This is a predicted structure of a 482-nucleotide part of an RNA (small-subunit ribosomal RNA, 3' major domain) from a metagenome.
RNAcentral holds the full RNA, with entries from SILVA.
The prediction has a mean pLDDT of 81.

[in-house]
Context: one part of a larger RNA
């Protein structure tokens, strides 16, 4: 100087407390461990692995296993060499890959009338340099990422102090979300962080006026329908304005700042996002990519068929659905936003109980297509393992796709399991939040999505307080630790 302490002081954080809803019990989905297996490819492992890499494992993917094959190779460059138009098609064998065989319209340049010859590009044969490796090492690395932590810290120059390591500044008194600001001070300044600058959202003004809008006017319709006209309004999306403790009162000796108020759409960082200092964990990744070293080279490379990654006594994590009456079923009826659409979205109409099929208007989209559900109204159920719950299984179908046996999703009928609110323990959340309802997108032929990422609707309760648990910041103290 640090680190540590079941030392002290001060201060924060959904850390506790106060509340609301869960997990832990059930069934299922999904990931992991374990076991099994020819293989169940590999990685991730306290917080910071476990709906993680994977924004899509039937084949492919695929790295694993079995079997069948290839050896200058699926791919790149170069040299030499044999042959030859390329492309393409057919046959045999075979599970395919592969192997064997056959056919084939005729590229460019030079010479030439042409036939043809030579050269070039391309392809091919053979040979060689080489290719190839998701093989090992993340403890050789780059890059990227997680975590402490959006915590308020981490340092430097000059000066001063100290023999020196180093100290000071950065400590102290206040204050703040903040090393934020003020005051003081042997320090004076500065840098990386904080804040602001950026994006979204909340209000207004101006501009914009179609594909959006419909107040006024006209025409029209059974119609609150359609058209014209219009750009007022809503809205689209661009530029500005607006919030700064600016104003008033007040607290302390002053300042910074705190408390209250006015005006205002918004008030003290308005809300949310992006943004992650010096460093820590030899943290994670050689399988995204790159890369040193090591290793394989008729195989640890490459192709194909089938299987596996989906196996199941069991254990754990994360979710979904429930156990019901604030509910379930049926009928009626109202209101969104984000986003995507051409091998795509697909209307009307018709067929089917339905999944879906036929159909093809319109739409490269403010133009076309696209039911929001919970809520609300009415009726039934009457506390029951039930009109709760939907697992499981049987049958019949639909869709995608060469192909749904292993191993897809969906529909109808039947079946109708566990489960009556969950032990010890444990998680999230402070406001348009939790809880709850639905919608969209990426990946994608299809889909195991109940996941992930977004959008909108309905919409709470509680916080006395900081003694305690956990994590963190500053000062100080002890130390046989570095």
């Nucleotide at each position: 100087u640090g680190a540590c302490g079941g030392g002290g002081g001060c201060c924060c954080g959904c850390a506790c407390a106060a509340g609301c809803g869960g997990u832990g019990g059930a069934g299922u989905a999904u990931g992991u461990g374990g076991c099994u297996u020819a293989a169940u490819u590999c990685g991730a492992u306290g917080c910071u692995a476990c709906g993680c890499g994977a924004a899509g494992a039937a084949c492919c993917u695929u790295a694993c296993c079995a079997g069948g094959g290839u050896u200058u190779g699926a791919c790149a460059u170069g040299u030499a060499u044999c042959g030859u138009g390329u492309c393409g098609g057919c046959g045999g064998u075979g599970a395919a890959a592969g192997c064997c065989g056959c056919c084939u319209a005729g590229c460019c340049g030079u010479a030439g009338c042409a036939a043809u010859a030579c050269g070039g590009c391309g392809c091919u044969u053979u040979a060689c340099a080489c290719a190839g490796g998701u093989g090992c090492u993340g403890c050789a690395u780059g890059g990227c990422u997680g975590u402490c932590g959006u915590c308020a810290g981490c340092u430097c120059g000059u000066g001063u102090c100290g023999u020196g390591a180093g100290a000071u500044g950065u400590u102290g008194g206040g204050u703040u979300a903040a090393g934020u600001c003020c005051c003081g001070c042997a320090a004076c300044g500065a840098g990386c962080g904080c804040a602001a600058c950026c994006c979204u959202u909340a209000c207004g003004u101006c501009c914009u006026g179609u594909u959006g809008c419909c107040a006024c006017u006209c025409c029209u319709u059974u119609a609150u329908u359609g058209g014209a006209a219009g750009c007022a309004c809503u809205c689209u999306g661009g530029a500005c304005g607006g919030a700064c403790u600016g104003c008033c009162c007040u607290g302390u000796g002053a300042a910074a700042c705190g408390g209250g108020g006015a005006g205002g759409a918004a008030g003290g960082u308005g809300a949310g996002g992006a943004u992650g200092a010096c460093g820590u964990c030899a943290a994670g990744u050689c399988a995204g990519c790159a890369u040193g070293g090591c290793c394989c080279u008729u195989a640890c490379a490459c192709c194909c068929u089938g299987g596996g990654c989906u196996g199941c006594a069991c254990a754990c994590g994360u979710a979904c659905u429930a156990c019901a009456a604030u509910g379930c079923u049926c009928a009626g009826u109202a209101c969104a936003a984000u986003a995507g659409g051409a091998g795509c979205c697909g209307a009307a109409a018709c067929c089917g109980c339905g999944a879906g099929g036929u159909g093809g208007a319109g739409g490269a989209a403010a133009u076309c297509a696209c039911u929001a559900a919970a809520a609300c109204u009415g009726a039934g159920c009457c506390c029951a393992a039930u009109u709760c719950g939907g697992a499981u299984c049987g049958c019949a179908g639909g869709c995608u796709g060469c192909a749904a046996c292993u191993c897809g999703c969906c529909u109808g009928c039947g079946u109708g399991a566990a489960g009556c609110c969950g032990g010890a323990a444990u998680c999230g959340c402070u406001a348009g939040u939790a809880a709850u309802g639905c919608c969209g997108u990426a990946u994608c032929a299809g889909c195991u999505a109940c996941g992930a990422c977004g959008g909108c609707g309905u919409g709470a309760a509680u916080a006395c307080g900081u003694u305690c648990c956990c994590g963190g910041g500053c000062c100080u103290u002890g130390u046989a630790c570095a």